[in-house]
RNA sequence: GCUGAUCGCGCGGGAGAGUUCUGGUGAGUCGGGCAACCGGCAGGCCAGACGCCGAAGGAGCAACCGCCCCGGAAUCUCUCAGGCCAACGGACCGCGCGGGUCGA
Numbered sequence: 001g002c003u004g005a006u007c008g009c010g011c012g013g014g015a016g017a018g019u020u021c022u023g024g025u026g027a028g029u030c031g032g033g034c035a036a037c038c039g040g041c042a043g044g045c046c047a048g049a050c051g052c053c054g055a056a057g058g059a060g061c062a063a064c065c066g067c068c069c070c071g072g073a074a075u076c077u078c079u080c081a082g083g084c085c086a087a088c089g090g091a092c093c094g095c096g097c098g099g100g101u102c103g104a
Base pairs, nucleotide, nucleotide: 003103004102005101006100007098008097009096010095011094012093013092018050020049021048022047023046024045025044028041029040030039031038032037051084052083053082057080058078059077060076064072065071
């Protein structure tokens, strides 16, 4: 100096499953009323119930890393957490920039 791995940041891509039910609140809107007010609908928000999803995180199994110890280990499994219109988020992938370290 080149290249790969790894980490951080930025950009782009990125799946699945409830626009469920009940209660409360309620911007708004509609109707009634002289008014106070009453009633209907209802985006949103909160709580609960039931159903469901797997790709934050977490846990489990262990093919594999030539064999043993140590260690690692999935997009498989679970669904604690999270999520179930869109948006956000999102494992992972690509590109760019940067840091330390490791390998050849």
Molecule: Glycine riboswitch aptamer
Organism: Pseudomonadota bacterium